c-di-GMP-I riboswitch aptamer from a Spirochaetales bacterium, 85 nucleotides, folded computationally. Its mean pLDDT, the model's own confidence on a scale to 100, is 88. Rfam family: c-di-GMP-I riboswitch aptamer. Its family is annotated with cyclic-di-GMP binding in the Gene Ontology. Of the family's consensus pairs, 95% are formed in the model.

RNA sequence: AUAUUCAAAGGGCAAGUACAUGGAAAUGUGUACACGCAAAGUCACAGGGCUAAAGAAGAAAUUUCAUGCCGGCUGGACUGCAAUA
Numbered sequence: 001a002u003a004u005u006c007a008a009a010g011g012g013c014a015a016g017u018a019c020a021u022g023g024a025a026a027u028g029u030g031u032a033c034a035c036g037c038a039a040a041g042u043c044a045c046a047g048g049g050c051u052a053a054a055g056a057a058g059a060a061a062u063u064u065c066a067u068g069c070c071g072g073c074u075g076g077a078c079u080g081c082a083a084u085a
Stems, first nucleotide, its partner, number of pairs: 002085004012037002016033007035072001041078003045075003048070003055064003
């Protein structure tokens, strides 16, 4: 430096739920527990998914739309601990 994760050591993160809070919503943040994760570390570049306030259409019901959101959806990029080869 590269590859791998059978076992191990030190550890790490935190699904969902509850409470509080920001937001129109999706969903974000904090606290508690712990579903799980070898990158469940970081990044919205590509795909995919979620929401639809404002805008547009409509007599209305409603439809449409991302500039919003999801990294624990997939890919990609960058970075990292241990052990083994």